[in-house]
The RNA shown here (c-di-GMP-I riboswitch aptamer) has 69 nucleotides and comes from uncultured Pengzhenrongella sp.
The organism belongs to Pengzhenrongella, within Bacteria.
The prediction has a mean pLDDT of 88.
It matches the Rfam family "c-di-GMP-I riboswitch aptamer". About the family: GEMM was predicted in a large-scale screen for bacterial structured RNA regulatory elements.
């Protein structure tokens, strides 16, 4: 490729956070690790000598259906 399916963008609606943004719901723009880790770069926030958020920004490490190759 194939099957079986997974997830889950903007956006809405609740909520909780000062905020970046998490959370469930609905909703599918993509994803083959778009599963999980804040270790480095990076990019965002702040009640800013410092402490958050973003794994669907890049590298990295860990675990993982199917089975033609």
């Nucleotide at each position: 490729a194939a099957a079986g399916g997974g997830c889950a963008a903007a956006u809405c609606c609740g909520u909780c956070g000062c905020a970046a943004g998490g959370c469930g719901g609905g909703g599918g723009c993509g994803c083959a690790a778009u599963g999980c880790c804040a270790c480095g770069g990076g990019a965002c926030c702040c009640a800013c000598c410092g402490g958050g958020u973003c794994a669907g920004c890049c590298g990295g490490g860990c675990u993982a259906c199917c089975g033609a190759a």